[in-house]
Molecule: SAM riboswitch aptamer (S box leader)
Organism: Actinomycetales bacterium
RNA sequence: GACUCAUCCAGAGGGGUUGAGGGACUCGGCCCGUUGACACCCCGGCAACCGUCACGUGAGUCUCGAUGUUGAUGCGAGGCCGCACGUGUCAGGUGCCAAGUCCGACCCGUACCGGUGUGGUGCGGGACAGAUGAGGA
Numbered sequence: 001g002a003c004u005c006a007u008c009c010a011g012a013g014g015g016g017u018u019g020a021g022g023g024a025c026u027c028g029g030c031c032c033g034u035u036g037a038c039a040c041c042c043c044g045g046c047a048a049c050c051g052u053c054a055c056g057u058g059a060g061u062c063u064c065g066a067u068g069u070u071g072a073u074g075c076g077a078g079g080c081c082g083c084a085c086g087u088g089u090c091a092g093g094u095g096c097c098a099a100g101u102c103c104g105a106c107c108c109g110u111a112c113c114g115g116u117g118u119g120g121u122g123c124g125g126g127a128c129a130g131a132u133g134a135g136g137a
Stems, first nucleotide, its partner, number of pairs: 003135006013043005021032003026105004044097003049093002051090001053088006060080006101129001106126008
């Protein structure tokens, strides 16, 4: 990198270096940028995907007990460094810190416009693409 799953309308910036482009790719739009963007480094922060810890619920399983029975189901108590789920906690592994993933492109629905064209605009949904995490051979 291919593949699978989840999430993507929330949140979080200062300093230093550098110096002209940048917002993934193509096209269009719209923004950011010599009042220094983007990138890199330092510090700070956000969030909670994985992870830690605590509690709860459920299933499973084991042990013990009471009652009862032909026998079983069933009942109560306890155990499991365990499993699933939920809530909270911490912040170890990632990630992130302009704009919804900046918006659109393809499809569907809907309202309006209308020059009637496979039209335009707005809104909603989906797809594609992408990002991040986790898994994975």